[in-house]
The RNA shown here (transfer RNA) has 72 nucleotides and comes from a Candidatus Berkelbacteria bacterium. NCBI's taxonomy places the organism under Bacteria, Bacteria candidate phyla, Candidatus Berkelbacteria. Model confidence (mean pLDDT): 83 of 100. Rfam family: tRNA. Rfam's curators write: Transfer RNA (tRNA) molecules are approximately 80 nucleotides in length.

RNA sequence: GCCCACGUAGCUCAGGGGUAGAGCAACUCCAUGGUAAGGAGUAGGUCAGCGGUUCAAAUCCGCUCGUGGGCU
Numbered sequence: 001g002c003c004c005a006c007g008u009a010g011c012u013c014a015g016g017g018g019u020a021g022a023g024c025a026a027c028u029c030c031a032u033g034g035u036a037a038g039g040a041g042u043a044g045g046u047c048a049g050c051g052g053u054u055c056a057a058a059u060c061c062g063c064u065c066g067u068g069g070g071c072u
Base pairs, nucleotide, nucleotide: 001071002070003069004068005067006066007065010024011023012022013021018055026042027041028040029039030038048064049063050062051061052060
């Protein structure tokens, strides 16, 4: 220098045009004499950034940035 994959909650990851989700973690409550385990709930997101396509973009396209891998 070229090619490929990935970037979504604090962490690990789903979701591939039509309301952003799960598990763990956090917080509240239930339960217990008390703790752990368990049950119920709450909060937490500019979906890496910018632009484009579209009635509508986390999702499709382009560029940039970052991470990982491959080739030379």